[in-house]
Context: one part of a larger RNA
RNA sequence: UGACGGGGGCCCGCACAAGCAGCGGAGCGUGUGGUUUAAUUCGAGGCUACACGAAGAACCUUACCUGGGCUUGACAUGGUGGUGGUAGGGAAGCGAAAGCGGACCGACCUUCGGGAGCCAUCACAGGUGCUGCAUGGCUGUCGUCAGCUCGUGUCGUGAGAUGUUCGGUUAAGUCCGGUAACGAGCGCAACCCUUGCCGUUAGUUACAAGUGUCUAGCGGGACUGCCCGUAGAAAGCGGGAGGAAGGUGGGGAUGACGUCAAGUCAGCAUGGCCUUAAUGUCCAGGGCUACACACACGCUACAAUGGCCGGUCCAAUGGGUCGCCAACCCGCGAGGGGGAGCCAAUCCAGGAAAGCCGGUCGUAGUUCGGAUUGCAGGCUGCAACCCGCCUGCAUGAAGUCGGAGUUGCUAGUAAACGCCGGUCAGCCAUACGGCGUUGAAUACGUUCCCGGGCCU
Numbered sequence: 001u002g003a004c005g006g007g008g009g010c011c012c013g014c015a016c017a018a019g020c021a022g023c024g025g026a027g028c029g030u031g032u033g034g035u036u037u038a039a040u041u042c043g044a045g046g047c048u049a050c051a052c053g054a055a056g057a058a059c060c061u062u063a064c065c066u067g068g069g070c071u072u073g074a075c076a077u078g079g080u081g082g083u084g085g086u087a088g089g090g091a092a093g094c095g096a097a098a099g100c101g102g103a104c105c106g107a108c109c110u111u112c113g114g115g116a117g118c119c120a121u122c123a124c125a126g127g128u129g130c131u132g133c134a135u136g137g138c139u140g141u142c143g144u145c146a147g148c149u150c151g152u153g154u155c156g157u158g159a160g161a162u163g164u165u166c167g168g169u170u171a172a173g174u175c176c177g178g179u180a181a182c183g184a185g186c187g188c189a190a191c192c193c194u195u196g197c198c199g200u201u202a203g204u205u206a207c208a209a210g211u212g213u214c215u216a217g218c219g220g221g222a223c224u225g226c227c228c229g230u231a232g233a234a235a236g237c238g239g240g241a242g243g244a245a246g247g248u249g250g251g252g253a254u255g256a257c258g259u260c261a262a263g264u265c266a267g268c269a270u271g272g273c274c275u276u277a278a279u280g281u282c283c284a285g286g287g288c289u290a291c292a293c294a295c296a297c298g299c300u301a302c303a304a305u306g307g308c309c310g311g312u313c314c315a316a317u318g319g320g321u322c323g324c325c326a327a328c329c330c331g332c333g334a335g336g337g338g339g340a341g342c343c344a345a346u347c348c349a350g351g352a353a354a355g356c357c358g359g360u361c362g363u364a365g366u367u368c369g370g371a372u373u374g375c376a377g378g379c380u381g382c383a384a385c386c387c388g389c390c391u392g393c394a395u396g397a398a399g400u401c402g403g404a405g406u407u408g409c410u411a412g413u414a415a416a417c418g419c420c421g422g423u424c425a426g427c428c429a430u431a432c433g434g435c436g437u438u439g440a441a442u443a444c445g446u447u448c449c450c451g452g453g454c455c456u
Stems, first nucleotide, its partner, number of pairs: 007456007015446002019409005026300008034291002042053002064286007073124001077123007088105002093100002108115002126275002129273003135269002137264003140260001142258001147186006153162003166177003192252004197220007206211002223246001226240005302402001306361007319348002323342002328337003368399001373394007415438007
C1' cells in the first nucleotide's frame, strides 16, 4: 500500500423478508459422471462445466474403432528431367467401395523455340497429434458494480500520501458545499437503436374511395421547465398542475484499470516439440444412440379453475423460386393427385390457442394421465436393422402434488396460451432465439443468509 476478520459505521442488489409459480418424488427428452465396449472421438468441471462448443451425429458430418487401399499424396508453390496417340474419356476383369487394371475413343494455344496438361524425381505438402503453464485473437466472471488512474503542486528520509478524505445528495467519483490542492484521462451519464404521444411528406396495404388505421422517412415533445413545501442562500428531496408520457418513461446496444497462469492450439492464427508407407489420406461397415446406477436442465402429468364433443371471437414477429404452395378431387388420417398465384405490405403456409356459449363426465387410477408394446400405413432420403419423423386402430404403465433442500420473478413482470424463425433432404426441438394473447400477488422492513461499494 493492499487483502482478510464469526471488528465497527454508512449504503446498495429478487440478497433476505412478503408473495406467486416451480424444481427435488413419477414417466419421458436431453446433457454429464460412472460403468461397459474393438470404439463408445474430443473439449467444458463450484459460483463462471453438465439442452455447454453442437443454430440439426442414419451415410456424409466424424475427429473414434475394425477391415481394405494410396504414398509428391485429397490440397499449395517451386526446381530438374521426361512425354505426342499426350491431356481427357474409359469397356472387360478383381472388389463391399476405395482402389488396381487397361481394350478402345481422343483434344487446346503457339511467334514452331515452346506453353498448358501429364509422368518421374527433388524440395515439400499434410496432421482435429502434444503443450491455452510459450502465445495472438476472442470469450466467461466479479459487474452496468462505481470505480481505476495521470500531470503539476504540496507533505513524507522512503515505500507512499494528498487529490479520490469530510458534510449533504444521487442509480452513479451524480452533483453541491467545504478543502493543499488545482486540473485532466478511462469509466457514469448523454450522443445510437427500439417502444409509447403529436405534427408533417409520400403511398399499387385497408376499405365507408378520399380518408389515413397502417407502412417508410423527417420533425416536435420531458428540461425538475412551472407551482407549493422542505433543505442552507446549494445540490437535491416530497407533493401538485398541465401532459400520451414524468423526474434515468420502458427495453436494447454499450462492459473502465484489473482478477481468476479462468476458457479455447478442436473456429481461426501461431512459437516449440512430435509424426511423415503414417499420428497423412481415400473407402466400406460399425461407433459417437451402449446401461446395474448417480447428478443437471427440461417436457408431460397427477385432474372438475378440469378432460372430451359441438358452435363461436380476436394477434404479432418472421419465412418462401432446387421455395411457399391456393381452389378442387381421393384418403378416417399422416398424406397423395392437382396446378392457380407469388422473387411477395399484393400470392402462400394461415382455421392461432387459451377465451366465450352450449352439452357431457361426477371424484373414480376415472371419459384423468399418457409411457410401453403389437399391427396396419404415410413421408424424406442411394439407404430408416443397428438409428428418423408422422398417421390410424389396439394396448393402456408410473403417477393422487412430491424428504432434506433448492430456483425464478417487483408489472404488461410472474404465471398461463398459442404462433414464427434459424440450423435443416428428413429429424429424435420438450432445446435455442423471437412474437403476440390473457394477465396477477407481494415488498412491514434491512436483524439475519449471499454478493458488492465507501470510510475506519
Predicted 3D model of a 456-nucleotide part of an RNA (small-subunit ribosomal RNA, 3' major domain) from an uncultured bacterium. The coordinates come from a structure-prediction model, not an experiment, and the mean pLDDT is 85. Its Rfam family is "Bacterial small subunit ribosomal RNA". Its family is annotated with structural constituent of ribosome and ribosome in the Gene Ontology. The RNAcentral record of the full RNA draws on SILVA.